About this RNA: This is a predicted structure of a 101-nucleotide RNA (c-di-GMP-I riboswitch aptamer) from a Gammaproteobacteria bacterium. Model confidence (mean pLDDT): 83 of 100. It was read from a public genome assembly, where an Rfam model found it. The source organism's lineage runs through Bacteria, Pseudomonadati, Pseudomonadota and Gammaproteobacteria. It matches the Rfam family "c-di-GMP-I riboswitch aptamer". Rfam links the family to the GO term cyclic-di-GMP binding.
[in-house]
RNA sequence: AUGGAGAAAAGGCAAACCUGCUGAAAGGCAGGGACGCAAAGCCAUCGAUCUAAGGCUCCGACCGCACGCCGCGGACGGGCCACGACCGCGAGGCUGCCGAC
Numbered sequence: 001a002u003g004g005a006g007a008a009a010a011g012g013c014a015a016a017c018c019u020g021c022u023g024a025a026a027g028g029c030a031g032g033g034a035c036g037c038a039a040a041g042c043c044a045u046c047g048a049u050c051u052a053a054g055g056c057u058c059c060g061a062c063c064g065c066a067c068g069c070c071g072c073g074g075a076c077g078g079g080c081c082a083c084g085a086c087c088g089c090g091a092g093g094c095u096g097c098c099g100a101c
Stems, first nucleotide, its partner, number of pairs: 004101001006098001012037002017032006035088001041094003045091003049085002054081003058078003062074004
C1' cells in the first nucleotide's frame, strides 16, 4: 500500500413521531427527536416498491344530444399507465475515517 475483517478511539448519519414550508400525491426541505446504521456518504444504471396531477381507442351503470346507420358529450366509480418518487429494499458504480486481528 492492497484485500478480508470490524475490536478500540475520534467522530459521523438520523427511523418513527411532532412542528413549519413545499408538492396533485408519493415524497422532499428545515428544526426538534433517536429506531438503528461500518458506508444509513454520493449516483436513479438494473430490478422491486410507492404515488396518479395528467392520460387511456379500457370497464360499469347514470344524465343530456342525435337517431335511417355509425354515434357524440358530461360527471361518478373502478382498472391500467411514470417522464414523478424512493439510495435507511436488493444489485451495481464512485468516494471515504481508524488501524486491534